[in-house]
């Protein structure tokens, strides 16, 4: 110190669902319960994907509806950057 994750140990994270929020336009986020899973389910929205559409833009039968669109969200969708525990070596 590359690679690898079969077995083991120490610890870690926490999906759905339910409850809460003097967070949010929404998607979603945060906290509690929970335990589907995870060797990066640590971290960064950089590329792709997906979700949302307040503002903005456009349209119309104009005070309301329709369409478009990330500056929003997701790293537990994939890729990539950075960092890291244990074992193997």
């Nucleotide at each position: 110190a590359a690679u690898u994750g079969a077995a083991a140990a120490a610890g870690g994270c926490a999906a759905a669902a339910c409850c809460u929020u003097u967070c949010g336009a929404a998607a979603g986020a945060a906290g509690g319960u929970g335990a589907c899973g995870c060797a990066a389910a640590g971290c960064c929205a950089u590329g792709a994907g997906u979700c949302u559409a307040c503002a903005g833009c456009a349209g119309u039968u104009u005070u309301a509806c329709u369409g478009c669109c990330a500056g929003g969200a997701u790293c537990g969708u994939c890729a990539g950057a950075c960092c890291g525990c244990c074992a193997c070596g």